Model confidence (mean pLDDT): 87 of 100. c-di-GMP-I riboswitch aptamer from a Chloroflexota bacterium, 92 nucleotides, folded computationally. Rfam family: c-di-GMP-I riboswitch aptamer. Rfam's curators write: GEMM was predicted in a large-scale screen for bacterial structured RNA regulatory elements. It was read from a public genome assembly, where an Rfam model found it. Lineage of the source: Bacteria > Bacillati > Chloroflexota.
[in-house]
């Protein structure tokens, strides 16, 4: 510096769920919880998936409201995949 994690120390993280709070939702978060993880450390650059407050169409009719239904990222996932940065411990 490149690859690999078989077995070992010292350890890290932390899905589902429950409880607080935030958020319009997706989810985010604090506390319990452990399915699982060798980058489950960090960054929405690419694809991908979820959300839809606003908007903007439709139902609908001069217009407005509410009500239902559709589009759509500006919003969200790094525990979907690829890409970028970075790091412990052993081994080659």
């Nucleotide at each position: 510096c490149u690859c690999c994690g078989a077995a070992a120390a010292g350890g890290g993280c932390a899905a589902a769920c429950c409880c607080g709070g935030c958020g319009a939702a997706a989810g985010c978060u604090g506390g319990g919880g452990g399915c699982g993880c060798a980058a489950a450390g960090c960054c929405a650059c690419g694809g991908g998936u979820c959300u839809a407050c606003c908007u903007c169409c439709c139902u609908u009719c001069c217009c407005c409201u509410c009500a239902g239904g559709g589009a759509u990222a500006c919003g969200a996932c790094a525990g979907c995949c690829g890409g970028g940065c970075u790091a412990c411990c052993g081994g080659a």